[in-house]
Parts: sequence; structure tokens; C1' cells
RNA sequence: CCCCCCAUAGCUUAGUGGUAAAGCAGUUGCCUUUUAAGCAAUUGACCAAGGUUCGAUUCCUUGUGGGGGGA
Repeated sequence: CCCCCCAUAGCUUAGUGGUAAAGCAGUUGCCUUUUAAGCAAUUGACCAAGGUUCGAUUCCUUGUGGGGGGA
């Protein structure tokens, strides 16, 4: 320098056009002699900018970061 892949909650992953889901973690309560475990509730996210569209996490372009390959 060129090509390919990835970016969603604190972490690990779903969601491929129609108001983003789950597990663990966090908070509160219940239970328990107590810690833990269990039960119930709850907080929290689409890498950035632009474009297409009635509508974009999703499609397109560029950039940023990470990973892989080639020279």
C1' cells in the first nucleotide's frame, strides 16, 4: 500500500427494513440463622458522519477502531 471480516447494555451473544431480545453482571425487595443459592421487579446499548427510504441496528458511501491475509 491492497483485499476480506467484525463493531448492538459493564461482559458474552441474538436481531438482515417497521418503536432492539436474552444470559451473566448491577440495583431494590422477598426468602434464609448468615454468606451464597433461589424467587420477583428494575436500570442500562445499536462506533461516527452522510445518503437511499414513508420508515435504517439492518441497505449504500466515507471515516475510526479491532482482527486476518497478501505485497